[in-house]
This is a predicted structure of a 73-nucleotide RNA (transfer RNA) from Dongia mobilis. Rfam family: tRNA. From the family's description: Transfer RNA (tRNA) molecules are approximately 80 nucleotides in length. NCBI's taxonomy places the organism under Bacteria, Pseudomonadati, Pseudomonadota, Rhodospirillales, Dongia.
């Protein structure tokens, strides 16, 4: 230095018509239980890395940029 991958809740990760931001585990409470685990409910938690375009509207589609992993040299 050129090439692909990946970035979405604290975690691992869905998310294809372009108009609802979501799941599992965690964490809060409340029920059960002497108690603790387990099970049910409940509710809290989001710059959809970043910045800018296109469009009535963008996690999505286009262009720059960062970080990462990986191949090439």
């Nucleotide at each position: 230095g050129g090439g692909g991958c990946u970035g979405u809740a604290g975690c691992u990760c869905a998310g294809u018509u372009g108009g609802g931001a979501g799941a599992g585990c965690g964490c809060u409470a409340g029920c059960u239980u002497u108690g603790c685990a387990a099970g049910c409910u409940u509710g809290a938690g989001g710059u959809c890395g970043u910045c800018g375009g296109u469009u009535c509207g963008a996690u999505c589609c286009c262009g720059a940029u960062c970080a990462g992993c990986u191949c090439c040299a």